[in-house]
RNA sequence: GAGCGGUAGCUCAGUUGGUUAGAGCGCUGGUCUGUCACGCCGGAGGCCACGGGUUCAAGUCCCGUCCGUUCC
Numbered sequence: 001g002a003g004c005g006g007u008a009g010c011u012c013a014g015u016u017g018g019u020u021a022g023a024g025c026g027c028u029g030g031u032c033u034g035u036c037a038c039g040c041c042g043g044a045g046g047c048c049a050c051g052g053g054u055u056c057a058a059g060u061c062c063c064g065u066c067c068g069u070u071c072c
Stems, first nucleotide, its partner, number of pairs: 001071006009025004018056001027043005049065005
């Protein structure tokens, strides 16, 4: 210098910009059990890396910055 990426504690979806931001694991309350685990029914947890811009509307588009990774 170029490419890809940054969304829940972790791993990741998120379509052509639109109606409430989701899944699995984990955490947690209940149920079940002699107990634990499994199963079942709930719950909490996110200002989508940061700052601007465009738009009626931005996780998504544009610019800058930071971080990770790959290549030169």
A computed fold for a 72-nucleotide RNA from a bovine gut metagenome, annotated as transfer RNA. Its mean pLDDT, the model's own confidence on a scale to 100, is 81. The sequence is in RNAcentral, with records from MGnify. Rfam family: tRNA. Rfam links the family to the GO term triplet codon-amino acid adaptor activity. The family's RNA type in Rfam is transfer RNA.